Predicted 3D model of a 353-nucleotide part of an RNA (large-subunit ribosomal RNA, domain IV) from a Kiritimatiellales bacterium. Rfam family: Bacterial large subunit ribosomal RNA. The full RNA is in RNAcentral, with records from ENA.

Context: one part of a larger RNA
RNA sequence: AAGCUGUUAAGGAACUCGGCAAAUUAACCCCGUAUCUUCGGAAGAAGGGGUCCUCAAUCGGGUUAGUAAUUUACUUACAAAGCUCGGAUGAGGCGCAGAGAAAUGGCGAUGGCGACUGUUUAUCAAAAACAUAGCACUAUGCUAACUCGCAAGAGGAUGUAUAUGGUGUGACACGUGACCAAUGCCGAAAGGUUAAAGCAAGGGGUUAGACUUCGGUCGAAGCUCUGAACUGAAGCCCCGGUGAAUGUCGGCCGUAACUAUAACGGUCCUAAGGUAGCGAAAUUCCUUGUCGGGUAAGUUCCGACCUGCACGAAUCGUGUAACGAUCUUCGCACUGUCUCAACAGCAAUCUCG
Numbered sequence: 001a002a003g004c005u006g007u008u009a010a011g012g013a014a015c016u017c018g019g020c021a022a023a024u025u026a027a028c029c030c031c032g033u034a035u036c037u038u039c040g041g042a043a044g045a046a047g048g049g050g051u052c053c054u055c056a057a058u059c060g061g062g063u064u065a066g067u068a069a070u071u072u073a074c075u076u077a078c079a080a081a082g083c084u085c086g087g088a089u090g091a092g093g094c095g096c097a098g099a100g101a102a103a104u105g106g107c108g109a110u111g112g113c114g115a116c117u118g119u120u121u122a123u124c125a126a127a128a129a130c131a132u133a134g135c136a137c138u139a140u141g142c143u144a145a146c147u148c149g150c151a152a153g154a155g156g157a158u159g160u161a162u163a164u165g166g167u168g169u170g171a172c173a174c175g176u177g178a179c180c181a182a183u184g185c186c187g188a189a190a191g192g193u194u195a196a197a198g199c200a201a202g203g204g205g206u207u208a209g210a211c212u213u214c215g216g217u218c219g220a221a222g223c224u225c226u227g228a229a230c231u232g233a234a235g236c237c238c239c240g241g242u243g244a245a246u247g248u249c250g251g252c253c254g255u256a257a258c259u260a261u262a263a264c265g266g267u268c269c270u271a272a273g274g275u276a277g278c279g280a281a282a283u284u285c286c287u288u289g290u291c292g293g294g295u296a297a298g299u300u301c302c303g304a305c306c307u308g309c310a311c312g313a314a315u316c317g318u319g320u321a322a323c324g325a326u327c328u329u330c331g332c333a334c335u336g337u338c339u340c341a342a343c344a345g346c347a348a349u350c351u352c353g
Stems, first nucleotide, its partner, number of pairs: 003346006010339002014337001019334001027051005036041001038171001052093005058087006066078004070073001094098001106332004111327002113324002118130002134169007146155003172319004177249003182246002184242004191237003197231002202226005209218003250268005277311001278308001289305005
């Protein structure tokens, strides 16, 4: 020097990717409390006040002498004094400070995402990821489907469709459009195609034998190698259905009495051409789009616009109170984060002993 702890004039986020870190707040009682809301919440919202000691009178609780009552009991009711616990009121006292130490919420506004509590990368990620209740589709009639096992068998389940398995979505509210051409699945069984197999026409090899010009030729049965037609299932083709199945959801040209734009028209293509809603968005390249707000000044933020490079409806769309060690932006309070550094203590180091 660096380190740890503490304090600090004036300012108060000027620091910084970012208030990271630190500071503020803090307990109990009383008053008071907005938008919004699923009426439960939000809420300890926010924002204020009080808190120690002494005395006085006073209020209430506990205990009980005593009194009374009867159903005579370890009874019940009323209840003085003392002791004790607590409340509120008034008067006074001390200190800088009365929750006198420690422990012990900083608060508000806006938006994104995810409804929530929960779960997760043991050892760089806790989240917007996973799960979730709810919703939907689908399979399964019981020796269930499905899973494990070669099998026996086991789970499912000592359950039985208000059940169980699988898949997707993900509370709630409002909704969830078009397309079945492709792929998948389901159905139907008329036709086409189609395996093994069955039946087996025909063909080849071999040779007893027959014939012979003596070179060969023909050749039954048996054995053997083949083998057409015909019969022949599912599947595929074909037909139909099906999107909370995998998925997909156009182009060009013209047109209104300024201009611009195009409700309107034409044309090509398609299975059908993106509906509602939202939109420079966790999606917008151009882009720091344009306008408005906030700031003295704003690539971020909020509200709009729509020209959506390349949103869009359970790979859900749009909202949404509550919730979040979530992410973004702003404000109040607060502060050594900073302007700009200083001091103290500790620890450590060095020198001497």